A computed fold for a 73-nucleotide RNA from a bacterium, annotated as transfer RNA.
The prediction has a mean pLDDT of 83.
RNA sequence: GGGGCAUUAGCUCAGUUGGGAGAGCGCAGCAUUCGCAUUGCUGAGGUCAGGGGUUCGACUCCCCUAUGCUCCA
Numbered sequence: 001g002g003g004g005c006a007u008u009a010g011c012u013c014a015g016u017u018g019g020g021a022g023a024g025c026g027c028a029g030c031a032u033u034c035g036c037a038u039u040g041c042u043g044a045g046g047u048c049a050g051g052g053g054u055u056c057g058a059c060u061c062c063c064c065u066a067u068g069c070u071c072c073a
Stems, first nucleotide, its partner, number of pairs: 001072007010025004019056001027043005049065005
């Protein structure tokens, strides 16, 4: 220098027709206990890496950029 893959909640990750943004863990509150743990219920938490384009509509399709991993040279 060139190719491929990844980037979604604090962490680990789902998300296939292009139309609802989600799970587990963690966190907060309540219940349960003499107390703790456990368990149950409820809740908070998001620039879907950034910018642009296509479209009535984009996490999803196209282009550029950034970061990480990897392959070739």